[in-house]
Formats: sequence, structure tokens, C1' cells
RNA sequence: UAUUAAAAAGGGCAAACUCGCUGAAAAGCGGGGACGCAAAGCUCUGGUGUCUAAAUAGCGAUUCUAUAUGACCGACCGGCUGCAUAG
Repeated sequence: UAUUAAAAAGGGCAAACUCGCUGAAAAGCGGGGACGCAAAGCUCUGGUGUCUAAAUAGCGAUUCUAUAUGACCGACCGGCUGCAUAG
């Protein structure tokens, strides 16, 4: 110097639940709270998948069906970025 790969240090994020707000809903934002995460950072204008159905259309009778222009990266893969670094 290169490859491989632990520990440690400094830290980071924040599930369920709950309170408030937004939304038709899915869900999101903020406070509390920690189940966990080495990318549980970003990317839905990379591909795939999942959720919802206001509006619209159809059928119907107070429903049902279809559908994303809505949402999900703590859905999967990919891409980009990032802390530490023995033997």
C1' cells in the first nucleotide's frame, strides 16, 4: 500500500402503542415511546411488488365491481451517499 474482516469508541435512526394535526382512505407530519436496524440514509422521474378508492365508469339499492392521478424504501432488487477499521 492492497485485500479480507472482528472488536471497540463516538454516535445515528426509531417498531408497536399513545396524544395532536392533515387526508375520502391508504397513509403522512409533530410530541412521547423503543421492537429492532451497519445503511431502518436518499431514490416511487430505475424495475418489481403491496395498500387505498375520493373522483370516474358499470351494475345495483343504500351496496358491489373496476381503476391511481393517491400511498408504502422498517416492501424486494438496483443506483447514489455515509461512520469506524484490528488480526
About this RNA:
c-di-GMP-I riboswitch aptamer from Ruminococcus difficilis, 87 nucleotides, folded computationally. Its Rfam family is "c-di-GMP-I riboswitch aptamer". Rfam describes the family as follows. GEMM was predicted in a large-scale screen for bacterial structured RNA regulatory elements. Genes associated with GEMM are involved in a diverse array of functions, including chemotaxis regulation, signal transduction, secretion and chitin.